Molecule: Bacterial RNase P class A
Organism: Mangrovimonas spongiae
RNA sequence: UAAGCAGAUCGCCUUAUCGCUGUGUUUACACAGAGGAAAGUCCGAACACCAUAGUGCAGCAUAGUGGUUAACAGCCAUCAACCGUGAGGUUAGGAAAAGUGCAACAGAAAGUAUGUACAGGUAAUGCUGUAGUGAAAUCAGGUAAACUCUAUGCGGUGCAAUGCCAUGUAUACCAACGUUUGAGUGCGGCACGUACGAUUGUUGGAGGGUAGGCAGCUAGAGUGUAUUGGCAACAAUGCAUUAAGAUAAAUGAUAAGGGCUGUUUUUUGAACAGUACAGAAUUCGGCUUAUAGAUCUGCUUUUUAU
Numbered sequence: 001u002a003a004g005c006a007g008a009u010c011g012c013c014u015u016a017u018c019g020c021u022g023u024g025u026u027u028a029c030a031c032a033g034a035g036g037a038a039a040g041u042c043c044g045a046a047c048a049c050c051a052u053a054g055u056g057c058a059g060c061a062u063a064g065u066g067g068u069u070a071a072c073a074g075c076c077a078u079c080a081a082c083c084g085u086g087a088g089g090u091u092a093g094g095a096a097a098a099g100u101g102c103a104a105c106a107g108a109a110a111g112u113a114u115g116u117a118c119a120g121g122u123a124a125u126g127c128u129g130u131a132g133u134g135a136a137a138u139c140a141g142g143u144a145a146a147c148u149c150u151a152u153g154c155g156g157u158g159c160a161a162u163g164c165c166a167u168g169u170a171u172a173c174c175a176a177c178g179u180u181u182g183a184g185u186g187c188g189g190c191a192c193g194u195a196c197g198a199u200u201g202u203u204g205g206a207g208g209g210u211a212g213g214c215a216g217c218u219a220g221a222g223u224g225u226a227u228u229g230g231c232a233a234c235a236a237u238g239c240a241u242u243a244a245g246a247u248a249a250a251u252g253a254u255a256a257g258g259g260c261u262g263u264u265u266u267u268u269g270a271a272c273a274g275u276a277c278a279g280a281a282u283u284c285g286g287c288u289u290a291u292a293g294a295u296c297u298g299c300u301u302u303u304u305a306u
Base pairs, nucleotide, nucleotide: 002301003300004299005298006297007296008295009294010293012258013257014256015255016254017253018252020033021032022031023030024029035277039288040287042286043285044284045283046282047158048157049156050155054192055191056190057189059154060153061152062151063150064078065077066076067075068074079093080091081090082089083088094149095148099147100146101143102142116131117130118129119128120127162215163214164213165212171206173205174204175203176202177201184196185195186194220242222241223240224239225238226237227236228235229234259275260274261273262272263271264270265269
């Protein structure tokens, strides 16, 4: 100098006027108000309810080793294999003697199958070797992100959960079948067990009322920082701090100036254009995807000079 690898931060700013939502005050006014992914709904949980969530089968998930965490298919470290000159990156990384399946074309033949050419050997036989085809050629090997087997683990439904209040009404009204010798109901499937169970159930018919309000709803496995331990992820302790709660869905509009990027042009400069991806809805920890541009840190290879 050029090109890379890994990680992190910001992602438009200021002023003025008007406007929206919440809280406080209650006359004004003051304070606060959408992200690094809020997206996807992929994984894990907190919390709520179902019974007290039991046993087994089926089903599903994970898969080197160790650590971390509330938990995880996450993260960290390390081993192996592969890629890269390297910094680094990727991996659905257990088992092929428990069994089944699959391998086009080529080749004589793709499995206890087959015999093309040459050579050796035998009483005889592809009995042995080489060549040839192919990814793979002689009790074969490969493949399990093929079925499967092994080990470990797993209740379900989800804030449209759930709870309370108000309003209003007409329900064993009709029919069939069944039922204390227990029908049936109990929030993934089946079986067993177990709880409830007679004002009880299944099926069909004929109808009535409601769909309003409040809570859940934001102080949490929270955030920042220092010290200690640890390679690290992370943990403990101390100090400080706390930043939407809408409900048909608020957080905006206008004006001026500035920042950044690009193009044209240029003596200085000036003009024009653009300013990413995108919007909470119970909350949190991750993963994946999208993203104009700017900044910082460490490392690798290369060029040049001393």